A computed fold for a 506-nucleotide part of an RNA from a soil metagenome, annotated as large-subunit ribosomal RNA, domain I. The coordinates come from a structure-prediction model, not an experiment, and the mean pLDDT is 88. Rfam family: Bacterial large subunit ribosomal RNA.
Context: one part of a larger RNA
RNA sequence: CGCAUACGGUGGCUGCCUUGGCAGUAGGAGGCGAUGAAGGACGCGGAAGUCUGCGAAAAGCUUCGGGGAGCUGACAACGAGCGAUGAUCCGAAGGUAUCCGAAUGGGGAAACCUAUCUCUUAGGAGAUAUUACCACCUGAAUAAAAUAGGGUGGUAAAGCGAACGCGGGGAACUGAAACAUCUCAGUACCUGCAGGAAAAGAAAUCAAACGAGAUUCCGAAAGUAGCGGCGAGCGAAAUCGGAAGAGCCCAGUGACAGAACUGAAUAUGAGUUUAGAGGAACAUGUUGGGAAACAUGGCCAUAGUGGGUGAAAGCCCCGUACUCAAAAAGCUCAUAUCUAGGGUCACGAAGAGUAAGUCGGGACACGUGUAAUCCUGGCUGAAUAUGGGGGGACCAUCCUCCAAGGCUAAAUACUCCCUACUGACCGAUAGCGAACCAGUACCGUGAGGGAAAGGUGAAAAGAACCCCGAUGAGGGGAGUGAAAUAGACCCUAAAACCGUAUGCGU
Numbered sequence: 001c002g003c004a005u006a007c008g009g010u011g012g013c014u015g016c017c018u019u020g021g022c023a024g025u026a027g028g029a030g031g032c033g034a035u036g037a038a039g040g041a042c043g044c045g046g047a048a049g050u051c052u053g054c055g056a057a058a059a060g061c062u063u064c065g066g067g068g069a070g071c072u073g074a075c076a077a078c079g080a081g082c083g084a085u086g087a088u089c090c091g092a093a094g095g096u097a098u099c100c101g102a103a104u105g106g107g108g109a110a111a112c113c114u115a116u117c118u119c120u121u122a123g124g125a126g127a128u129a130u131u132a133c134c135a136c137c138u139g140a141a142u143a144a145a146a147u148a149g150g151g152u153g154g155u156a157a158a159g160c161g162a163a164c165g166c167g168g169g170g171a172a173c174u175g176a177a178a179c180a181u182c183u184c185a186g187u188a189c190c191u192g193c194a195g196g197a198a199a200a201g202a203a204a205u206c207a208a209a210c211g212a213g214a215u216u217c218c219g220a221a222a223g224u225a226g227c228g229g230c231g232a233g234c235g236a237a238a239u240c241g242g243a244a245g246a247g248c249c250c251a252g253u254g255a256c257a258g259a260a261c262u263g264a265a266u267a268u269g270a271g272u273u274u275a276g277a278g279g280a281a282c283a284u285g286u287u288g289g290g291a292a293a294c295a296u297g298g299c300c301a302u303a304g305u306g307g308g309u310g311a312a313a314g315c316c317c318c319g320u321a322c323u324c325a326a327a328a329a330g331c332u333c334a335u336a337u338c339u340a341g342g343g344u345c346a347c348g349a350a351g352a353g354u355a356a357g358u359c360g361g362g363a364c365a366c367g368u369g370u371a372a373u374c375c376u377g378g379c380u381g382a383a384u385a386u387g388g389g390g391g392g393a394c395c396a397u398c399c400u401c402c403a404a405g406g407c408u409a410a411a412u413a414c415u416c417c418c419u420a421c422u423g424a425c426c427g428a429u430a431g432c433g434a435a436c437c438a439g440u441a442c443c444g445u446g447a448g449g450g451a452a453a454g455g456u457g458a459a460a461a462g463a464a465c466c467c468c469g470a471u472g473a474g475g476g477g478a479g480u481g482a483a484a485u486a487g488a489c490c491c492u493a494a495a496a497c498c499g500u501a502u503g504c505g506u
Stems, first nucleotide, its partner, number of pairs: 001505009015491001016455002020426002022423007029415002031160002039100003042055003046078001049075003061094006070082003105114003115128005130157009164195001165193005175182001179229001205212002216243005226234002247407003250351001252347005261341003265337010276324003282297005298315002300304001306318003356380008366392001387402005442449002462490001465477004
């Protein structure tokens, strides 16, 4: 040095576990904000730090309701206290709510600096940004009036937010096996605005000689008809079957009737949400550290979902089925009151720089094409129901509809968020980046990037005391425990790798 065996060290695979995730289902909610948000800074405890909570009234104050014996949040003890005169805790409504932040008195390198006015119990409190609209007071150039301008009051806006929506802009990589039309794609991204949905919407629509009857969404029609360097690719509609279903108003006069219907507010009632309450039924023996296991004999069940308890519990605990409950606040529905719109009939009226044309673009599945239809930047420019639009160039016949004003629930899309539940989803290199004080540590000037890290035991019973050692580290006894090769680097403990002992070989 090698091989073998035994015993260790190191290491943390694997197994088991789950506080955390992932994907959903049902219901809810779909906004918050000048009454100062989202998000922060700094503070607040007997207490130094971090988290949580809160705001100089500072781990909290008041009222109302629940609840009923313990409590003073966590790491995390100790001290000092509170509580049947009902604490802690849970819910509702209030109060307080420093400073920054739209940030709004002015300024500013966020959490800081610095004013004026009014009131004042002299501690302090309040007001003072900008813009739009309304009202009022003023008020030039310019004699009057008016306007511009100035001021006061009132109302509103702003900023944030995960996706979904409708507009305004709008790529490239890529594909075409190169590339330019084309494609990717009206996608990504930027931006304006809104709602719980949005948008669309009651035919100047389709159809085809029969007819249908607003819009939206799904299935089929159909990868069809078409479009297309007819390449790559793009890709309908009618119609049929379903979901849902709802229709109206203005551009006006007269007459009549009086509250059908719709909305707001208030009251009452019902339901529901935000705390909760009641809630059945088991013992003995055996093994064991421990019984829920096994054995024996019982019981409940509208409850044998689930979780916990020293192992595997319907009957030990929390619960579960079922039944019940709200002082206060919210939501929905119904009824009533009140109020604002509003009803019926007759006669009228019935949307112009519009339709259309032409030039240039864009949208339509449709790339200019035979290219209808829709939108419109330039130029032109009708008719008026005896009229006009469409039916894929265009014309006639025929059919069908009535543009140039507006509103409209549902079926549809989405989930930052709340509640309950589910999983042939994951189980710590998995599952969210994050099971753990994670968007942290750390990296970067910055935009931004971005980890690792779970498990003693049933219970700390977390090893008194003794010994070696440096008043160490570490270890040996003793003790606890079922177990300490469960000793805190703590469940299990593979392999690489490193040793000790013995044997053999060289």